Small-subunit ribosomal RNA, 3' major domain from an uncultured bacterium, 491 nucleotides, folded computationally.
Context: one part of a larger RNA
């Protein structure tokens, strides 16, 4: 100088209190640890691994095991020789495929001479090529090493802080500035000060939502005229009104009281659609953890080279006495059946999305209108509200598990897909100890979309709306952070 303290002082953060849901038990999804295995492919490993990489494992993916094959190799550049029935190659044969084997048929570009032909362009011959073979240098390598390592990326932390030049002080490390006094979400601003300036960060420019205005006016709209329907902006029209995208505008403690050192800045308050940082994003200082990736990728050293490399077939990665994270559905009446009837918002869509219409209880199939889409589809929101059953029961909760019988995707769903009908109806009666979220359109509760994708184990993640709470006295402890002090045998 720091770090560390079951030292001290300030102060902050759903950090603890207050509250509301939860997990912790049950059922099933998934990860993972262990065991099992030929092989269950590999990594991630307290917070910061465990619905994590994987935004889709049935072949494929794939990286594992068996087995079966290939050897200049599935891919790239270059050399040497070699090849004219050469490259390709229908069929046949062995084979699970991949390979191998045999093979009718049969090319291509250039030059150059010859024959035909005005010409285009045919044919033969001769060289060369490109392709093949046979060889050499070499390809490959998800093989090791993230403690060699480059990109990335997480974590303290969106924490308020980390330096630096020049000055000043110390013999020096190094101190000062960054301490001090308010204040602020902030090293944010005042004010003082051997110190005065500066840079990384903060903040603010960037995006979105939340008022209004101007421009536009179709595919969105529809107020007032006209037409029209069984009903509709349905049509002629209209540019108002909502929208929809583009540019403005508006907020800054500007304005008024008070408090305060007259400052900074604090508390109220008019006025505004918003008010003192108006919600949200995007952004992540110097640095930490030899934190994570050599299996995105890109790369030094090692190693392997008829195999650690390359193709196939089938199995594996989905195993299951167990053990734990994460969720999903639930134990029911604020609830569950039926009928009936409302309002969303963000998307996606051509090898796609499918309308209407017909079959079929369904899943679903026929059908094929319209749509590169403010126009057409996916598309019925669901909670919700009206009526009604159900009466407190392992039930008309719960839905797990099983059988039978379909559907669809895909070369194929035994291993191991999703869906649908009927049957079947398990645990489970609110969950020890302990333990997570979250302070507002938040939490909870309700559906909706997308990626990925043939299909899908998605209840996952990513995002969109709807309905819409409690509670915060207060900082004493529990955690993790800042700024200052003291203490130290630690660096």
């Nucleotide at each position: 100088u720091g770090a560390c303290g079951g030292g001290g002082g300030c102060c902050c953060g759903c950090a603890c209190a207050a509250g509301c849901g939860g997990u912790g038990g049950a059922g099933c999804a998934u990860g993972u640890g262990g065991u099992u295995u030929a092989a269950u492919u590999c990594g991630a490993u307290g917070c910061a691994a465990c619905g994590c990489g994987a935004a889709g494992a049935a072949c494929c993916u794939u990286a594992c095991c068996a087995g079966g094959g290939c050897u200049u190799g599935a891919c790239a550049u270059g050399c040497u020789g070699g090849u004219g029935g050469u490259a390709g190659g229908a069929g046949c044969c062995c084979g699970a495929a991949a390979g191998g084997g045999u093979g009718a048929c049969g090319a291509c570009c250039c030059u150059a001479a010859u024959a035909g032909g005005c010409g285009a362009c045919u044919a033969u011959u001769a060289g060369g090529g490109a392709g093949c073979c046979a060889g050499c240098a070499c390809a490959g390598g998800u093989g090791c090493u993230g403690c060699a390592u480059g990109g990335c990326u997480g974590u303290c932390g969106u924490c308020a802080g980390c330096u630096c030049g020049u000055g000043u002080c110390g013999u020096g490390a190094g101190a000062u500035g960054u301490u001090g006094g308010g204040u602020u979400a902030a090293g944010u601003c005042c004010c003082g000060c051997a110190a005065c300036g500066a840079g990384c960060g903060c903040a603010a420019c960037c995006c979105u939502c939340a008022u209004c205005c101007c421009u536009a006016g179709u595919u969105a709209c529809c107020a007032a005229c006209a037409g029209g329907u069984a009903a509709a902006g349905c049509u002629g029209g209209g540019g108002a009104c909502u929208c929809u995208a583009g540019g403005g505008a508006a907020a800054c403690u500007g304005c008024c009281a008070g408090g305060g050192a007259u400052a900074a800045c604090c508390u109220g308050g008019a006025g505004g659609a918003a008010g003192g940082a108006g919600g949200g994003g995007a952004c992540g200082a110097c640095g930490u953890c030899a934190a994570g990736u050599c299996c995105g990728c890109a790369u030094g050293g090692c190693c392997c080279u008829u195999a650690u490399g390359c193709c196939c077939u089938g199995g594996g990665c989905u195993a299951c006495a167990c053990a734990c994270g994460u969720g999903c559905u639930a134990c029911a009446a604020u609830g569950g059946g039926u009928g009936g009837u409302a309002c969303a918002a963000a998307g996606g869509g051509a090898a796609g999305c499918g309308a209407a219409c017909c079959c079929g209880c369904g899943a679903g199939g026929g059908g094929g209108a319209g749509c590169a889409a403010a126009u057409c589809c996916c598309a019925g929101a669901a909670a919700g509200c009206c009526a009604u059953c159900c009466u407190c029961a392992g039930u008309u909760c719960g839905g797990a598990u099983u059988g039978c019988a379909g559907g669809c995707u895909g070369c194929a769903a035994c291993c191991u897909g999703c869906c649908u009908g009927c049957a079947u109806g398990a645990a489970g009666c609110c969950g020890g100890a302990a333990u997570c979220g979250c302070u507002a359109g938040u939490a909870a509760c309700c559906g909706u979309g997308g990626g990925u994708c043939a299909g899908c184990c998605a209840u996952a993640c990513c995002a969109c709306g709807g309905u819409g709470a409690a509670u915060a006295c207060g900082u004493u402890c529990c955690c993790g952070g800042g700024c200052c002090u003291u203490g130290u045998a630690c660096a």